[in-house]
């Protein structure tokens, strides 16, 4: 000097998946507790369903259809991310994983849950918000 481990910080991104205040400690990270915010389920009437209940129903997610195949898969067509955001040019990826537990339409009052995990230079052009400095 480089590299490798470990731990913190820092600008950000993908998700509803944060912030702040109080307590615990020497501090910090977590922990409990509060309050804001974001987002999920449940639940009436009128409304919807004359159907519906073993091929069981259903929610959260962008993560569904259809076809091809002996299976691994593969194809189309649809969706989704791609860093404010809209078009256009080119191009990269994903279409998964979990939960109720026989039970749910929607849905005021109320009830009730959840705030986890993952990622790391973000391609050109043209408009439009917004922010900073500068005058």
């Nucleotide at each position: 000097g480089a590299a490798u481990u470990c731990a913190g910080a820092a600008a950000g991104c993908c998700u509803a998946a944060a912030u702040c205040c109080g307590u615990u400690u020497a501090g910090u990270c977590g922990g409990c507790g509060g309050a804001u915010g974001c987002g999920g389920g449940g639940g009436a009437a009128a409304c919807a369903a004359g159907c519906a209940u073993c091929a069981g129903g259903g929610g959260c997610g962008a993560a569904c259809u259809u076809c091809c195949u002996u299976g691994a898969g593969g194809a189309a067509g649809g969706g989704g991310a791609c860093a404010c955001u809209u078009c256009c040019c080119g191009g990269u990826c994903c279409c998964a994983g979990c939960c109720c537990g026989u039970c749910a339409g929607c849905u005021a009052a109320c009830c009730u849950c959840g705030c986890c995990g993952g990622c790391u230079c973000a391609g050109g052009g043209a408009g439009g918000a917004g922010c900073a400095a500068a005058a």